The prediction has a mean pLDDT of 80.
A computed fold for a 76-nucleotide RNA from Latescibacteria bacterium UBA6620, annotated as transfer RNA.
RNA sequence: GCCGCCCUAGCUCAGCUGGUAGAGCAACGGAUUUGUAAUCCGUAGGUCGGGAGUUCGAGUCUCCUGGGCGGCCCCA
Numbered sequence: 001g002c003c004g005c006c007c008u009a010g011c012u013c014a015g016c017u018g019g020u021a022g023a024g025c026a027a028c029g030g031a032u033u034u035g036u037a038a039u040c041c042g043u044a045g046g047u048c049g050g051g052a053g054u055u056c057g058a059g060u061c062u063c064c065u066g067g068g069c070g071g072c073c074c075c076a
Base pairs, nucleotide, nucleotide: 001072002071003070004069005068006067007066010025011024012023013022019056027043028042029041030040031039049065050064051063052062053061
């Protein structure tokens, strides 16, 4: 340099054919317990890496761009 994949909640990840953004864990509150753990109930938490475009409508499609991983090529 070329090609492919990944980026979504604090963490690990889903998200179908474009149609209200979700789960588990963690956090917080409560129940239970002498207390802790465990268990149960509930609450909060998001610039979907960034920007632009298409569309009535974009996490999803298109373009530009940042970061990460892998493969290939070059290394006189």

It matches the Rfam family "tRNA". The family's RNA type in Rfam is transfer RNA.